[in-house]
Transfer RNA from a Lewinellaceae bacterium, 76 nucleotides, folded computationally. It matches the Rfam family "tRNA". About the family: Transfer RNA (tRNA) molecules are approximately 80 nucleotides in length. RNAcentral holds the sequence, with entries from ENA. NCBI's taxonomy places the organism under Bacteria, Pseudomonadati, Bacteroidota, Saprospiria, Lewinellaceae.
RNA sequence: GGUGGCUAUAGCUCAGCAGGUUAGAGCGUUGGAUUGUGGUUCCAAAGGUCGCCGGUUCGAAUCCGGUUAGCCACCC
Numbered sequence: 001g002g003u004g005g006c007u008a009u010a011g012c013u014c015a016g017c018a019g020g021u022u023a024g025a026g027c028g029u030u031g032g033a034u035u036g037u038g039g040u041u042c043c044a045a046a047g048g049u050c051g052c053c054g055g056u057u058c059g060a061a062u063c064c065g066g067u068u069a070g071c072c073a074c075c076c
């Protein structure tokens, strides 16, 4: 370098994939309560164009095509 496969969702680790209601959990962050202070515990909040572009559909994180990045296997 070529071919094939897997992965990409919140700051981090991930869930959600037989298309359909407001896209979620833990940790972290911020505010409050508790505490002499800190920690622990409890309550609340902020935070995401679901890698990117396009297509199908009334409707896409989910299906299809292309593309980018990472990992793995094989070939050269």
Base pairs, nucleotide, nucleotide: 001075002074003073004072005071006070007069008068011027012026013025014024020058029045030044031043032042033041051067052066053065054064055063